RNAcentral holds the sequence, with entries from ENA and SILVA. Predicted 3D model of a 1480-nucleotide RNA (small-subunit ribosomal RNA) from an uncultured rumen bacterium. Rfam family: Bacterial small subunit ribosomal RNA. Rfam links the family to the GO terms ribosome and structural constituent of ribosome. The coordinates come from a structure-prediction model, not an experiment, and the mean pLDDT is 84.
[in-house]
RNA sequence: AGAGUUUGAUCCUGGCUCAGGAUAAACGCUAGCGGCAGGCCUAACACAUGCAAGUCGGGCGGUAACAGGAGUAGCAAUACUUGCUGACGAGCGGCAGACGGGUGAGUAACGCGUAUGCAACCUUCCCUCCACACGGGGACAGCCUUCCGAAAGGAGGAUUGAUACCCGAUAGCCUCAUUAGGCGGCAUCGCUUGAUGAUUAAAGAUUCAUCGGUGGAGGAUGGGCAUGCGUGGCAUUAGCUAGACGGCGGGGUAACGGCCCACCGUGGCGAUGAUGCCUAGGGGUUCUAAAAGGAAGGUCCCCCACAUCGGUACUGAGACACGGACCGAACUCCUACGGGAGGCAGCAGUGAGGAAUAUUGGACAAUGGAGGCAACUCUGAUCCAGCCAAACCGCGUGAAGGAUGAAGGCCCUAGUGGUCGUAAACUUCUUUUGAGAGGGAAUAAAGGACGCUACGCAUAGCGUUUUGCAGGUACCUUUCGAAUAAGCACCGGCUAACUCCGUGCCAGCAGCCGCGGUAAUACGGAGGGUGCAGGCGUUAUCCGGAAUUAUUAGGUUUAAAGGGUGCGCAGGCGGACUGUUAAGUCGGCGGUGAAAUACCGGGGCCCAACCCCGGGGCUGCCAUCGAUACUGACAAUCUUGAGUGCGGACGAGGAAGGCGGAAUGUGGCGUGUAGCGGUGAAAUGCUUAGAUAUGCCACAGAACACCGAUUGCGAAGGCAGCCUUCCAGUGCGCCACUGACGCUCAUGCACGAAAGCGCGGGUAGCGAACAGGAUUAGAUACCCUGGUAGUCCGCGCGGUAAACGAUGAUCACUCACUGUUCGGACUUAAGUCCGAGUGGCCAAGCGAAAGCGAUAAGUGAUCCACCUGGGGAGUACGGCGGCAACGCUGAAACUCAAAGGAAUUGACGGGGGCCCGCACAAGCGGAGGAACAUGUGGUUUAAUUCGAUGAUACGCGAGGAACCUUACCUGGGCUCAAAUGCAGGCUGCAUGAGGUGGAAACACUUCUUCCCUUCGGGGCCGCCUGCAAGGUGCUGCAUGGUUGUCGUCAGCUCGUGCCGUGAGGUGUCGGGUCAAGUCCCAUAACGAGCGCAACCCCUGCCGCCAGUUGCCAUCAGGUGAUGCUGGGCACUCUGGCGGGACUGCCAUCGCAAGAUGUGAGGAAGGUGGGGAUGACGUCAAAUCAGCACGGCCCUUACGUCCGGGGCUACACACGUGUUACAAUGGGGGGCACAGCGAGCAGCUGGCAGGCGACUGUCCGGCGAAUCUUGAAAUCCCCUCUCAGUUCGGACUGGAGUCUGCAACCCGACUCCACGAAGCUGGAUUCGCUAGUAAUCGCGCAUCAGCCAUGGCGCGGUGAAUACGUUCCCGGGCCUUGUACACACCGCCCGUCAAGCCAUGAAAGCCGGGGGUGCCUGAAGACUGGGAUGACCGGUCUAGGGUAAAACUGGUGAUUGGGGCUAAGUCGUAACAAGGUAACC
Repeated sequence: AGAGUUUGAUCCUGGCUCAGGAUAAACGCUAGCGGCAGGCCUAACACAUGCAAGUCGGGCGGUAACAGGAGUAGCAAUACUUGCUGACGAGCGGCAGACGGGUGAGUAACGCGUAUGCAACCUUCCCUCCACACGGGGACAGCCUUCCGAAAGGAGGAUUGAUACCCGAUAGCCUCAUUAGGCGGCAUCGCUUGAUGAUUAAAGAUUCAUCGGUGGAGGAUGGGCAUGCGUGGCAUUAGCUAGACGGCGGGGUAACGGCCCACCGUGGCGAUGAUGCCUAGGGGUUCUAAAAGGAAGGUCCCCCACAUCGGUACUGAGACACGGACCGAACUCCUACGGGAGGCAGCAGUGAGGAAUAUUGGACAAUGGAGGCAACUCUGAUCCAGCCAAACCGCGUGAAGGAUGAAGGCCCUAGUGGUCGUAAACUUCUUUUGAGAGGGAAUAAAGGACGCUACGCAUAGCGUUUUGCAGGUACCUUUCGAAUAAGCACCGGCUAACUCCGUGCCAGCAGCCGCGGUAAUACGGAGGGUGCAGGCGUUAUCCGGAAUUAUUAGGUUUAAAGGGUGCGCAGGCGGACUGUUAAGUCGGCGGUGAAAUACCGGGGCCCAACCCCGGGGCUGCCAUCGAUACUGACAAUCUUGAGUGCGGACGAGGAAGGCGGAAUGUGGCGUGUAGCGGUGAAAUGCUUAGAUAUGCCACAGAACACCGAUUGCGAAGGCAGCCUUCCAGUGCGCCACUGACGCUCAUGCACGAAAGCGCGGGUAGCGAACAGGAUUAGAUACCCUGGUAGUCCGCGCGGUAAACGAUGAUCACUCACUGUUCGGACUUAAGUCCGAGUGGCCAAGCGAAAGCGAUAAGUGAUCCACCUGGGGAGUACGGCGGCAACGCUGAAACUCAAAGGAAUUGACGGGGGCCCGCACAAGCGGAGGAACAUGUGGUUUAAUUCGAUGAUACGCGAGGAACCUUACCUGGGCUCAAAUGCAGGCUGCAUGAGGUGGAAACACUUCUUCCCUUCGGGGCCGCCUGCAAGGUGCUGCAUGGUUGUCGUCAGCUCGUGCCGUGAGGUGUCGGGUCAAGUCCCAUAACGAGCGCAACCCCUGCCGCCAGUUGCCAUCAGGUGAUGCUGGGCACUCUGGCGGGACUGCCAUCGCAAGAUGUGAGGAAGGUGGGGAUGACGUCAAAUCAGCACGGCCCUUACGUCCGGGGCUACACACGUGUUACAAUGGGGGGCACAGCGAGCAGCUGGCAGGCGACUGUCCGGCGAAUCUUGAAAUCCCCUCUCAGUUCGGACUGGAGUCUGCAACCCGACUCCACGAAGCUGGAUUCGCUAGUAAUCGCGCAUCAGCCAUGGCGCGGUGAAUACGUUCCCGGGCCUUGUACACACCGCCCGUCAAGCCAUGAAAGCCGGGGGUGCCUGAAGACUGGGAUGACCGGUCUAGGGUAAAACUGGUGAUUGGGGCUAAGUCGUAACAAGGUAACC
C1' cells in the first nucleotide's frame, strides 16, 4: 500500500466482499511449564448458611461466661461462697457505623467535564494561638421484682452511677438593638476601631508520664451553592408554560434562590430546535486510524446515582443513611392464626436466566481504616493462595553427525524413477523442563517488649529479644536420563501451498466471485505442501481499508443528484479611501489541565510482559500585557457596483376593445344526375324524398396561410391576422443626480403548459369515452364511418410535466475565425469599430468519454437547492393542502451482486447506400399425379444390426446383404481362448485317408507315418506352462486424422509507426476500376503474410523431333474384298519439346488504372473453355462402425466358432430415380458415323445347336494403338391413324438359361401367355447461360452371380433466353440504431395459477409508559386545640380506587399490494423505424 466482483472486451460511476488490528468474549479440535494481569456483558431475578463494624473498664453502675487467688465443706475428685485479681456478656455513656466495599437500575441533568465565583456558606477528628473549667440538682437503663404474649417483644413497681441530663455563676467572641469614626469594593454592600445594653460554656479519668473538657481566632481537610462553555437520536415531536416568568414582603436553610407562602404584574422558553418520545450513568481513558475522525466507557482512578419498590423524617459535624428507624407495596419465611420476621447491587456460596464468567480457602505478617494513652481488638478493605489457554509475555518438547537415500505410504512417463527424506534407524553430545536428594530467602532498616545513653518533658539513638499468611515457596547445588511434552487451520482466484482415488447438479462446499450434470488442484478421503504454534480455527462485535457523508477530503449535462420560475424577510457574503476601537486574529507571560495511561530517557525482577524513577506532552479553558495587516464595530468621505433622469429606438412582452378575409360546416334558392365517400383492399355511412359536384345568398364558431427565418420578446410557463387604448420591459447614447442603496436566499408570497374539477355560457372543425365497419387465431388496438365530454369564453379551484440547455443565481478573468438581430460612432464606396443579444466552428483548459469551450461543463469568489448501490417506492403510515382527482412531505421490513454512464468490436434490423451470384426475371426441360426401383420415417418383429436428420440426412457410409459379408435374432459349442509373437518344457502322436453321432461347429474313434543336419541341433506342427488376449461395448461433448457447409465468397491478419487513458482504431477508409483487398489515384501511414491471380493438368492453332501395333500421297505385289504385303513416314494420328494472347496495335473516353468498338490482325481477345487448387474461421456440424487413441465397462462373456433366420417385413408418409401416358411417336426392314476404357480362374472371334437366354469347346486371336471392337439416336423404305391403341409395360401363369455348396424366404436373364395404373399431373418446387440444357447410346469400378433404373466416365445429335436488379434467397463493402454478445431461433413485459417470506389495512381483542380530573389517604413535617400531656382536628404526600382522552406496542377472521422461487398458462408491450417511433 491494496485486491476480487457488472462487460465479448474497455474506461468510468457505484455498491457488495476480502486481506489488518482489537475484545471482560463464546464454540470446535488440541494441550508441557512459568510470570503477569483478568474472570455474570444475561434476571437492579430470588436467595439456604457463614463471615463482611466495631471499639473504649484510662467515662459509669456492675459481674452472666472464662481464668486465677482466697475462703467453706470434703480423704480426694468436686461442690459452694467471695468482684479480690486478670478480664468481661448484657446495659448507661463516648467515638466510629455518612469511610472502606458493591452495583449501573434511574438520570439527556449544572449529572459529568472544564474554567470561574460565593461581598451568600458549613466543616467532627488534626495543627497553631488566646482564654477558661466555680457551685449545685434531679433522673434513667442495668440489677431486683410483678405481670402479659406461642414468639418477637412489651407493661408496671422499687432502687442506682457517670465524661449521660438539668440549673446557677463567669463572658473577650458571635448575634441583636442604639450610636461615633476610618478604609475599601463588585450592584445588593464589605472590612475595621470604639461605647452602652441583652442572651449563651465546661468533665473528668489515671499506674502521675499524660489523656481529655469549654469558648474564641486562624490554618488544613472535606463538603454545599451559583455561573460561562462543552456533553446522544428523532421535526413523520412545532409550539410549550400557572409557581409558570418577574417584583414586594415574609417563612425556611449552614447558605443564595418560587425552595415555600401571601399580594401585585403578565410574563418566560422556542427553528442557534422549546416541548414530547426513544436511548444512555459521565470523565480520565481504551480500541482503531497517517491524521482529522469513528466506536467504546469492562478491569484501575475521579465524580454521580442507587441499596427489594415507593415515601418520610430522626440522630449527627456530616445521612434523608447498603449490613439504622417509621409507614405503604410486592415477595419469602415463622405462627398456638391473635400476630411476628426478612432484604448478598459486601466476600464466598445456591437456584434461575444464559452461548457464557471462579473457592461456602488462608492471614491480619505487610499497606490502610475504626476505637483505645497503650498493649491490643476488629477489619471478606487488603495481602496471599485455589479454579479457568480467557488476554499478553517468556521457556521447552532436544543438538550435532548420519545415504544401502532402508522399510513403508503416495505418485508415476513403469526405470537403476520421484517424494515423505537427514527425516528414521544408528553414533556422539547436552539436561532447560521432569523425577530424586540437599540447602534455602528478601518482603521486618518497620512495629512490640526490656534495658542503656542524651534528657525537665517530648523525642532521638544504641543494645538485647520478639513478630512471616504466602512457604520449606521462589532461588541455588547435586544425581538420573532424550528421557515427560504438538497441534490446528488451509492448499480454484483474492491468498502462501497439488496430486491420486471416490462421488456424478447427488452427497456436499461457499467470505465474495463461484464449484459439483463421469477425467472436480473448489465436495469426501489419502499422500504431499503452506501458514501459525501451546495453541489453531469458527462465530459475534468495533475501527480500518471506505475520499463509500468528503472539516482536512466528494459530487450534481448524459452515471444518484439544479428546486418549474420569479419576488423577497431572517441568515450568509459584500466596492474605494481615512481615522478611532481592539470583539475575532497574532504574540509574550501567569494559573490550571489530579494520579494512573500513552510517548521519550533511565532503572528493577535471568529476558520480556510487568513494575519503578525522571522528562516532555496532555493540541483545552481562564486571567493579564502587548501588536493592528486582514475581518468586525463606530465616525467621516468617494464613485467605478446599484439606482434615477433626459434622448431617440426595439420587440408574436401583457391586458381590454374593435375590425378583416380565406377555409370548414350548416341553412335557403338554383344548375345537374347516379353515385359519393373511404381504404392496402373493403365495408359501415350519405344518396333518386336528388346526394357528391357546381353557382349565388345567409348564418355560426374556431384558428389566423403567404411573410416565417438557423428571427424576435418574456423570469419561467409561454407569445403570431389588422387597428386603437392602457401597462410593463430591454438595450443604446448623454454622464445631469443619489452615494454601496449590493449579491444570494431556508421559511414565506406570487406566477405557473396540457389534462382535470365547480358554476354559467358557447360549440364550426377536431375529438377521450362509446357505437358500428374492417383487420386478425383473437383485436376491448393500429385503419375507416359516426360521435359525447373536452377543446373556446367568463369567474373560481388545482399546482403538476422529458416544466429540458436533462446544465441554479450573481460577479470577475481567459486564443482565433465566421453568420445574424437591435442601437450607436466614423465613413458614406464596399465597409470598419463600440455596446447588448442570438448561432456555427475551434486554441488552451476541463471531462470517464461523448463532448463543453467568453451564452463553459475552463480559472476563481459568494449564496441557495439537491445526491450517497439496485429493487421494495415516490409506495405505506402520520401530518399539511384540495370539492374531488390528487399534490407536498416521505420511511421500514424484506430482497439482489449488481443496477448504471460513455465509448469499442461484432452480430442483428419488417434501417439506409453501393455491388455480386441461374438469386429473381426471360427461356428450355423436369419433380409434385401413375406404375415400378431405391433410400428414409413410421409400424411390425425373436431380430427387422448400426450410423447419417433443415440448408450441409434420405440411389448417404454401401464401388455389389442368397451362405459369407454381419456387427442383429434363435439354437448348439469353446474358455490362454478364433488369430499371432516370445520364452521354457514334452512329443514326432505332424501329415494323409477313413468311421460313428450331429444341422454344422464340434465330440469320440481307426489306420498311416516327418524333413534338413556340420549329429551339437534346427525347421514344422501339436500339446503343456508363463507373458502378451479379445470386444463393430459406451463416450465424436475427452481426442488425432479425414470430411461436409458458409464458399472459389474476397476476404483474414501481422511488423513498425501514428491516434486513443483504454477496449481498440489507422493501414483494410475515400474517389474510380475489376471476376477479385484486381489495379490506380488520394492518404499517418509504410511495408509484409495467408487468400485472389499466375505457376500445374486436359482441350483448342502452329512448328520441330520421333515413326509401331498407327497412316497410305507416290512406287511395286496381291485379293472376292480389305494397308493385305513390300516399301515409305508426306498427311492423319500418336507423344515429347517449343511457339502463340500481352489491352501488344488503332480510335474514343479517362489524371491513371481501365472501359468501350458489327475495330484490325489472329486458330483463339480481354480469365479462350474445363479441371486440380478451398485463407482466418463458423456450425461442441459428421465419423470411437474405416483406422488410430485417452478414460470407463465385459472376461465360461458385451469375447469366439457354427446351423438357421433377419438386415428384403408393410395399413401408411416423404426424398431420389426409372419407364410412360404416345405420331417430333410405336413396330418391321435397310444403311452410316464415335470416344473413354477393360481383359488370362479374363475378354472372346469363327463354326455348330437352340425362337432366345445360352450351350458345345471343334478351329482361332489377344497380357493387347495389333485380338475381343459391332454404338444408338440419325438417315431411307414400309406399316399403324388418335384408340387406353400395334401407346404403356406393372402384375400374374407356364416353360427355361446361367452363376453358385445352395436361388423357398431372397438372384439376374430368356421365351410364350396375361396386359394394371397412366391421356402430361393441385398448392408448391428443382436444374440449366453453349458444345450448356435437352436427347442418344457406349465403357468402367465393385463382382461367382446380381436386384445398376444407382455411381463414375465417354462420345453422338444439339437448342431457347437474359429487358433488367423493384421483389424472393444467399453473399461482400460502407453507414446507422440497439436494452443483443449462447449474439433475433436474441432479449424481454404484465395478468393468471403454485409454494415460501416480510409488510400495510382491518370488526375487534390484549397490554405498556406518561399526563389529567374526582374520591380516599399511612408514616412524617407543618399547624390549631388541649395542660408545653395523653389525645383530638386540619393541610400536604407515597400508595389505593375511579373516569375520560391522547400516545405507543402485540395479536386478529379477512383483505391490499410487494419480494423471491431451472424448465406452468395467456398474449407480445419494450429493445433494430421492435413491425402503430419511444418516452413524461